[in-house]
Order: sequence, then structure tokens, then C1' cells
RNA sequence: GUGAGGCGCGCCUAGGGUUCCGCCGCCCAUUCGGGCGGGCUGGUCCGAGAGGUGCAGGUGCCCGGGCACGGCCAGGGCGCUCCACGGCGGGACAAAAGCCCGGGAGAC
Repeated sequence: GUGAGGCGCGCCUAGGGUUCCGCCGCCCAUUCGGGCGGGCUGGUCCGAGAGGUGCAGGUGCCCGGGCACGGCCAGGGCGCUCCACGGCGGGACAAAAGCCCGGGAGAC
């Protein structure tokens, strides 16, 4: 310097804002309710490569099964699936974020 791989999804959490609900303040009405404003502990909602968990996938060895049998196809058992410091800025949804750009830039 180059190439391949480090993969995917569900649920949850750290976290996040304010579309809806709720709550609070003010105003109108004073029966239902309506309008404006406030992220305000919460519910709906978003949500991690480097958080948790489950499933799947991949892969090594072994086992037997099927077939159109020099091989191919699927299944079962046991194991492996490591490591990971990280901006600024931009993007989407109502908006924000540990979401996406991004295992990026950069650092070591």
C1' cells in the first nucleotide's frame, strides 16, 4: 500500500427529545370543553459497532440420513464466533440522541 472478514434481526437498557397522551401556568367558556405556552417526574415514540439478552447465520470436528451416488443435499451433537480510544460537522423523523454518515476522520 492492497484485498477479504469482523455480519443480521427481535426484546430490553444507558440515553433522547416533544408528534400524541398526561401534568403545570395563563386566557375563553363556566356544562362538555377549547386556545396559547412550558420538556415538566412520566405513558406512546426514537434508541447503541465499541451495553445486556435471545434467535439466526458462519465455521472446526464427529455422527448417522436421502439422492439422479467419482459427488450433491439437508439434519443432529460438541466447540469457536476475539478485540475495539474515537471527534468536529452533517442527516432523518414532530424533534433530539450513544440513531444514520461511522469499526468513518483521527489517535495508538
Annotation
The RNA shown here (Guanidine-I riboswitch aptamer) has 108 nucleotides and comes from Rhizocola hellebori. NCBI's taxonomy places the organism under Bacteria, Actinomycetota, Actinomycetes, Micromonosporales, Rhizocola.